Notes:
c-di-GMP-I-GGC riboswitch aptamer from a Chloroflexota bacterium, 91 nucleotides, folded computationally. It was read from a public genome assembly, where an Rfam model found it. The organism belongs to Chloroflexota, within Bacteria. The prediction has a mean pLDDT of 87.
[in-house]
RNA sequence: UCCGAGAAAGGCAAACCGCGAGAAAUCGCGGGACGCAAAGUCGCGGGUCUAAGGUUGGGAAGAUUCAACUAGGACAGCCGGGCUGCCGAAG
Numbered sequence: 001u002c003c004g005a006g007a008a009a010g011g012c013a014a015a016c017c018g019c020g021a022g023a024a025a026u027c028g029c030g031g032g033a034c035g036c037a038a039a040g041u042c043g044c045g046g047g048u049c050u051a052a053g054g055u056u057g058g059g060a061a062g063a064u065u066c067a068a069c070u071a072g073g074a075c076a077g078c079c080g081g082g083c084u085g086c087c088g089a090a091g
Base pairs, nucleotide, nucleotide: 002091003088004087011036012035016031017030018029019028020027021026034077040083041082042081044080045079046078047075048074049073050072053070054069055068056067057066058065
């Protein structure tokens, strides 16, 4: 350095619930633990989600409304990648 134990010290915290933010995806705080050897961090590549704003189309006289696309936004616990990191069994 690779690697990851029936090791040691710890760490994080899913679903769900409460309060709050947001149009939404989702996020913050508290509770709670499904799990995680990077479930630390960075939206770099892929992917997925959202669509208040914008564009197009349908319909009607119009509004409400429906659908598609999309700048933007989101997810690091979807995959890959970059950076950093505790411990030290076997190999």